C1' cells in the first nucleotide's frame, strides 16, 4: 500500500426566535362550595438504537389449584451467568476458510414403526446382469477294471462366488499378503470406525495412551417416536376504588284514582300511580394502576468472560391514552458545479402507550480498537 | 392486546405420507370448420411455487427468519 476478519461507539453540534404536551407556581374565567377549564404568564422536562416486528422470557394483576398420572406444547453437547429465557459468556465436538475467524434445532438410528423416487442384478439383516470358477452333483466322451465303480478330459444344467465392470445420493470397511476351484475378515499385518477393559488429564462435554473383541452395525428423528427436562389459564380493554341516570327491592305518611264491604258521602280494607327516605348489584362517566426501576452513568473489588458485590452521586416522556415540530445564524458531513473564494441541493431507518431482559429485522453517513493474509521498502 | 389462515402461469385453482418440475379450466397465439363471425375441434405458448437461509440424496410440501394479504375475538 492492497485485500480481509472480529468488536465498541455515534446517529448532526451550539445559539436565538416561534409553536405543541405533561407536571409545578401565579393569574383569569365558571361554580355557594368541593372542584373544573381545550384561556394567559413563568420555570423544569419532553422518543429510539432500534421506541418497530410481536418471536421468546419475566415482573405485575385477576381466576383456578390436595397429591399423582395421562394428553398437549417448548427446550435439547458441557459448565457457568440470570428473576427467567429459545438469550449471553467460556469451552467441547463436527464442518468451512491459507489465516484472523465463521457456521451448527449438536440427545438417542446397537428400543420399535416408517421411508429411501429414477437408475440398477440388487436399497435394508439386499443381490447376481456382464463376468469369474469347475472343488461337489448331473450330462457327454476316453482309459482302466475285481464289472460295483475309479481316474482323466469336456460342458455350464444344478450350483459356488462377489475380486473386476456397470447403476446410484447411498452397494454391507480400506490396502497388502496368505488362502482358494474361483473367491470372501476366511486367516494375518497395518489403517479407519465401533464396543468393552485399564490408566493419565479435565467439574464436565470430551480427550490422550495401552490392551482385548473380526464386532464392521447404511441414511433420515427440521418422519412418527424414545429419553431427559420445563410449562396452570388469561392478559393493563389485566385489575382496583368511586359512581349518575333508567330499571329493581324495602319502608313511610297525607292526598288522589280503581275495586270491594253498602246507592252516594263518611269510615275501613286492598291495589295502582306519583312523592319522600333507605338499599344492593353496578351501566355511562371519573380516578387509580402509570413512571424510583431486575434503573442510569462513574470509582473500587471479585471473575478469562457473561456477570456479581460495594461506595457515593443522579432522576431522564407519560397523553383526550391525540404532544415531542418548524425557521434563522455559525460550524461539521454527503453529492454536483467552479482554478478558487463560493453557489445549489441533500441528510437514513423509524417513531413511546403497563414496565423490563433478550432475539430478529430496517438503517444515509461517520468515528474508533484489535487481528490476519499478500506485496514493497528499511 | 391475544389468536388463526393464505401466497403456485395474465386470472381461478390441483399437486396423496417429500420422489426429481408441476395437472386442469378461462384468457392469449396458430390451424381447421364457416361466405364471414360466434360456438365447436385440434395444436401451441405461459410457472420454477412471495423473499432469504437451512435439513435432506432430493423441498411447492419439513424447519427458521422476513414481506404481503385476509379473518376472528375482547
Nucleotide at each position: 500500500c492492497g485485500a480481509g476478519u472480529c468488536g465498541g461507539c455515534c446517529g448532526g453540534a451550539u445559539g436565538g426566535c416561534c409553536g405543541c404536551g405533561u407536571c409545578c407556581g401565579g393569574g383569569c374565567c365558571c361554580g355557594c362550595a368541593a372542584g373544573g377549564g381545550a384561556c394567559c404568564c413563568g420555570a423544569c422536562c419532553g422518543a429510539g438504537g432500534a421506541a418497530c416486528g410481536u418471536c421468546c422470557g419475566g415482573a405485575c394483576u385477576c381466576c383456578a389449584c390436595a397429591g399423582g398420572g395421562c394428553a398437549g406444547g417448548g427446550u435439547g453437547c458441557u459448565g457457568g451467568g440470570u428473576a427467567a429465557c429459545a438469550c449471553c459468556c467460556a469451552g467441547u465436538c463436527g464442518g468451512g476458510g491459507c489465516g484472523a475467524c465463521c457456521c451448527g434445532c449438536a440427545g438417542g438410528a446397537a428400543a420399535g414403526u416408517g421411508c429411501c423416487a429414477c437408475a440398477g442384478a440388487g436399497a435394508a439383516c439386499a443381490g447376481a446382469c456382464c463376468g469369474c470358477c469347475g472343488a461337489u452333483g448331473g450330462c457327454g466322451g476316453c482309459u482302466c477294471c475285481u464289472c460295483g465303480g475309479a481316474g482323466c478330459c469336456g460342458u455350464a444344467c444344478a450350483g459356488g462366488u462377489a475380486a473386476g465392470g456397470g447403476u446410484g445420493a447411498a452397494a454391507c470397511g480400506g490396502u497388502g499378503c496368505g488362502g482358494u476351484a474361483a473367491g470372501a475378515g476366511c486367516g494375518c499385518a497395518c489403517c479407519a470406525g465401533c464396543g468393552c477393559c485399564g490408566g493419565g488429564g479435565g467439574u464436565g462435554a470430551c480427550u490422550c495412551c495401552g490392551g482385548c473383541g473380526g464386532c464392521u452395525c447404511g441414511a433420515c428423528a427440521a418422519a412418527c417416536c424414545c429419553c431427559a427436562u420445563c410449562c396452570g389459564g388469561a392478559g393493563c380493554a389485566a385489575g382496583g376504588c368511586c359512581g349518575a341516570g333508567c330499571a329493581g327491592a324495602g319502608g313511610g305518611a297525607a292526598u288522589g284514582g280503581g275495586c270491594g264491604g253498602c246507592c252516594c258521602g263518611c269510615c275501613c280494607g286492598u291495589u295502582c300511580g306519583a312523592c319522600c327516605c333507605u338499599c344492593g348489584g353496578g351501566u355511562a362517566g371519573g380516578c387509580c394502576g402509570c413512571a424510583u426501576g431486575a434503573g442510569c452513568g462513574g470509582g473500587c473489588g471479585g471473575g478469562u468472560a457473561a456477570c456479581c458485590g460495594u461506595c457515593a452521586g443522579c432522576c431522564g416522556a407519560g397523553a383526550g391514552g391525540g404532544a415531542u415540530g418548524g425557521c434563522c445564524a455559525u460550524c461539521a458531513c454527503c453529492g454536483g458545479g467552479g482554478c478558487a473564494a463560493c453557489c445549489c441541493g441533500g441528510a437514513a431507518c423509524a417513531g413511546a402507550a403497563u414496565c423490563c431482559g433478550g432475539c430478529g429485522u430496517a438503517c444515509a453517513g461517520g468515528c474508533u480498537g484489535a487481528c490476519u493474509c499478500g506485496c514493497c521498502a528499511c | 392486546g391475544c389468536c388463526c389462515c393464505g401466497g403456485u402461469a395474465g386470472c381461478c385453482c390441483a399437486a396423496c405420507u417429500g420422489g426429481u418440475a408441476g395437472a386442469g379450466g378461462c384468457a392469449g397465439u396458430c390451424g381447421g370448420c364457416u361466405u364471414a363471425a360466434a360456438a365447436c375441434c385440434g395444436a401451441u405458448c405461459c410457472a420454477g411455487u412471495g423473499c432469504g437461509g437451512g435439513u435432506u440424496c432430493g423441498a411447492g410440501c419439513c424447519c427458521c427468519g422476513c414481506c404481503c394479504g385476509g379473518g376472528g375475538u375482547a
This is a predicted complex of two RNAs, RNase P RNA and transfer RNA, with 452 nucleotides together.
Its mean pLDDT, the model's own confidence on a scale to 100, is 79.
It holds a member of the Rfam family "Bacterial RNase P class A". Its family is annotated with dimeric ribonuclease P complex, ribonuclease P activity and tRNA processing in the Gene Ontology. From the family's description: Ribonuclease P (RNase P) is a ubiquitous endoribonuclease, found in archaea, bacteria and eukarya as well as chloroplasts and mitochondria.